The prediction has a mean pLDDT of 77. Predicted 3D model of a 343-nucleotide RNA (Bacterial RNase P class A) from a Gammaproteobacteria bacterium.
[in-house]
RNA sequence: GGAGUUGGCCAGGCAAUCGCUGCGCUAUUAGUAGCGGAGAGGAAAGUCCGGGCUCCAUAGGGAAGGGUGCCAGGUAAUCCCUGGGGGGCGCAAGCCUACGGAAAGUGCCACAGAAAAUAUACCGCCUGCGCAAGCGGGUAAGGGUGAAAUGGUGCGGUAAGAGCGCACCGCGCUGCGGGUAACCGGAGCGGCAGGGCAAACCCCACUCGGAGCAAGGCCAAAUAGGGGUUCUACAGGCGUGUCCCGCGCUGAACCCGGGUAGGCUGCUUGAGCGCGAUGGCGACGUCGCGCCUAGAUGAAUGAUUGCCCACGACAGAACCCGGCUUAUCGGCUGACUCCUUUU
Numbered sequence: 001g002g003a004g005u006u007g008g009c010c011a012g013g014c015a016a017u018c019g020c021u022g023c024g025c026u027a028u029u030a031g032u033a034g035c036g037g038a039g040a041g042g043a044a045a046g047u048c049c050g051g052g053c054u055c056c057a058u059a060g061g062g063a064a065g066g067g068u069g070c071c072a073g074g075u076a077a078u079c080c081c082u083g084g085g086g087g088g089c090g091c092a093a094g095c096c097u098a099c100g101g102a103a104a105g106u107g108c109c110a111c112a113g114a115a116a117a118u119a120u121a122c123c124g125c126c127u128g129c130g131c132a133a134g135c136g137g138g139u140a141a142g143g144g145u146g147a148a149a150u151g152g153u154g155c156g157g158u159a160a161g162a163g164c165g166c167a168c169c170g171c172g173c174u175g176c177g178g179g180u181a182a183c184c185g186g187a188g189c190g191g192c193a194g195g196g197c198a199a200a201c202c203c204c205a206c207u208c209g210g211a212g213c214a215a216g217g218c219c220a221a222a223u224a225g226g227g228g229u230u231c232u233a234c235a236g237g238c239g240u241g242u243c244c245c246g247c248g249c250u251g252a253a254c255c256c257g258g259g260u261a262g263g264c265u266g267c268u269u270g271a272g273c274g275c276g277a278u279g280g281c282g283a284c285g286u287c288g289c290g291c292c293u294a295g296a297u298g299a300a301u302g303a304u305u306g307c308c309c310a311c312g313a314c315a316g317a318a319c320c321c322g323g324c325u326u327a328u329c330g331g332c333u334g335a336c337u338c339c340u341u342u343u
Stems, first nucleotide, its partner, number of pairs: 001339010012308007020039002023036005041314001045325002048323005053212004060245004065208005070084005085099001086097004100203002105201002107197003122143002124139006151169006170192001171190004176185003216265004226256006236250004272291008
C1' cells in the first nucleotide's frame, strides 16, 4: 500500500419567527390567557416467537394433538443469547449447521446398469473340450452404468483372482485416561453383520389451558325485560383449543325485529435508562449514586429564513417489554487475517 474478517457508535446540527399536542404553575364564572419543561425508530416495519398484564375461573387428572431436539450456562421466558463439542467451507482471520435414534418396526432409493438386497455377471481375466463357431467350469482384482456397487490403499499369494494372508486405515466388542457433559486420546481382541434417507412414518427425551387493550372496569343515556322455533325437568343443558373423568352452576341453543354505539379509565415508573465498583472467559448478576424521557383517539412535532455539514436513505408510537427477520443513503471507530514492497 492492497484485499478481507469481525465488533461498536451516529442517523442531519445550531439560531430566530409563526404554528400543533400533553403535562405543571398562575389568573379567569366558563370560553380562555401567560410562563416553564417535554414531544416517533434502529429498525417504530413483519406479526415470526417469548412473556408481563386482564378476563374465563373454584380450575385438577388423563388421552390425543402441538412445539423443541449436540452439551453446559444466562434469562421472566423463548425457536433467543453466551461459551464449548462434532461435521462442512475458507490459505487464514472467520462463517454455516438440515447436529437425539437406522441393531424396535414399516417404507423409499426413479432412469441407467448384470445387479440397489432373497443380491448378480454385461464386457473382461484364467481354464477344459473343440479345426472353427461354440459349449462347460472358476472369478469379481480391471472396465462400463449410476448420487451410491459386495470396506479402502499397498505387499504377498494364485491357473486367474478374492480379507485368501499380512501392514495401515475403516468397522465392531472390551476396558483405561482427560473432561460437569457433549466428546477427545490411546490400548487389546476380532477378518468383519451392505449403504443412504427420520425436513419419510415412527421411537426417545423435555415441554405445552384459552382469548386478547377492539382484553377488562366505571358512569350516563335510550329502547320493545318484544316475537318465533327446537331440546329438556332426578334428566338435560352450560362453563375460553378437542375427547374422557372430576368439579361448579342451574335451564340452554338458533332465527327475526328494536335501541345504544357517548364519556371516563386501562394509558405509561418500566423484567426502565445512565455512571461507578465488584464477580464471571462470556451472556449476565450484585451493590451504590443519579435521571424521568410521547400518551394521540379521523389520530399531535409542520412551515419560513440564515449558517454549518457527513448533502441524509429505509422510513411514523397507539397496552408494554425481550428477541429474531427484512429494508437501508452515508459517516466515524476498535481488533484481527493474508499478500506485496521498503527499512